[in-house]
Transfer RNA from Candidatus Uhrbacteria bacterium RIFOXYB12_FULL_58_10, 74 nucleotides, folded computationally. The prediction has a mean pLDDT of 81. NCBI's taxonomy places the organism under Bacteria, Bacteria candidate phyla, Candidatus Uhriibacteriota. It was read from a public genome assembly.

RNA sequence: AGGCCCGUAGCUCAGCUGGUUAGAGCGCCGAGCUUAUACCUCGGUGGUCGAUGGUUCGAAUCCAUCCGGGCCUA
Numbered sequence: 001a002g003g004c005c006c007g008u009a010g011c012u013c014a015g016c017u018g019g020u021u022a023g024a025g026c027g028c029c030g031a032g033c034u035u036a037u038a039c040c041u042c043g044g045u046g047g048u049c050g051a052u053g054g055u056u057c058g059a060a061u062c063c064a065u066c067c068g069g070g071c072c073u074a
Base pairs, nucleotide, nucleotide: 001073002072003071004070005069006068007067010026011025012024013023019057027045028044029043030042031041032040050066051065052064053063054062
């Protein structure tokens, strides 16, 4: 320098043939249970989807550029 992949909640990820409220597990908080902790049960808590612009009636999803991480080639 060129190519490919990834970036979504505190963590691990799903959702990517554009369309309703953006989800799961774990975590965290509160209550119940217990002598108490844990387990278990119930309720609650979560994110301007890496950034900026564009396309569109509508973008996490499509396009461009940039940023960060990984791999390959030279």